A computed fold for a 72-nucleotide RNA from a Candidatus Micrarchaeia archaeon, annotated as transfer RNA. Its mean pLDDT, the model's own confidence on a scale to 100, is 85. Lineage of the source: Archaea > Nanobdellati > Microcaldota > Candidatus Micrarchaeia.
């Protein structure tokens, strides 16, 4: 300096143009003499940053920033 992959909830990951979702965790609540498990509910997200194309963008596209591999 160029190429590849990622980057969504507190963690780990879906989600490939039409109102953001799992599991774990967190808080309540039922169950218990207490706890833990188990059941039922609940919060919690400017989808890394700007711009662009679309009726509509997490997604498609262009710059940038940041991990991680890889070529010289």
């Nucleotide at each position: 300096g160029c190429c590849u992959u990622g980057g969504u909830a507190g963690c780990u990951c879906a989600g490939u143009g039409g109102u953001a979702g799992a599991g774990c965790g967190c808080c309540u609540g039922u169950c218990u003499c207490g706890u833990a498990a188990a059941c039922a509910g609940g919060a919690g997200g400017u989808c890394g940053a700007g711009g662009g194309u679309c009726c509509a963008a997490u997604c498609c596209c262009c710059u940038c920033c940041c991990a991680a591999g890889g070529c010289u």